[in-house]
Order: sequence, then structure tokens, then C1' cells
RNA sequence: AAAGGGCAAACCGCCGGUGACGGCGGGACGCAAAGCUCCGGGCCUCGCGAGAGGCGGCCGAGCUGCCGAA
Repeated sequence: AAAGGGCAAACCGCCGGUGACGGCGGGACGCAAAGCUCCGGGCCUCGCGAGAGGCGGCCGAGCUGCCGAA
């Protein structure tokens, strides 16, 4: 390269949450790990603060995974 496929941004509806955001359905911007993990960095939320949360589709790192000229 190919084959079988996979996931699903924004946005909309419903639900949960103080919130970031998450779940389900619709929907596709994209993704060869856009599978998983807060371990490091970063960003976001709540809090007077101390702290407590969220984002893995922000980056790194770790673990795992389909096919193949390999």
C1' cells in the first nucleotide's frame, strides 16, 4: 500500500453534576491506537485558603491491540 473494520470533534436532544465535565441517542471534525492509565508537564472547574475535582481528542510516558509488503 491493501483488506476487514473501529473510534467519534463541534453541534443538537435527554439525564447527572455547584462547575470543569460525564452518560445515552443523533451527528461527523478528524484519528493507525482518538484503546486504557492522572505517573510527569499543561490547561480547565470548585474553594478565602489548605486543598478537592475535570480533560487521556493538549503533550510526554507506561501497558495493551487488528491487518500487512513486514
About this RNA
The RNA shown here (c-di-GMP-I riboswitch aptamer) has 70 nucleotides and comes from a soil metagenome.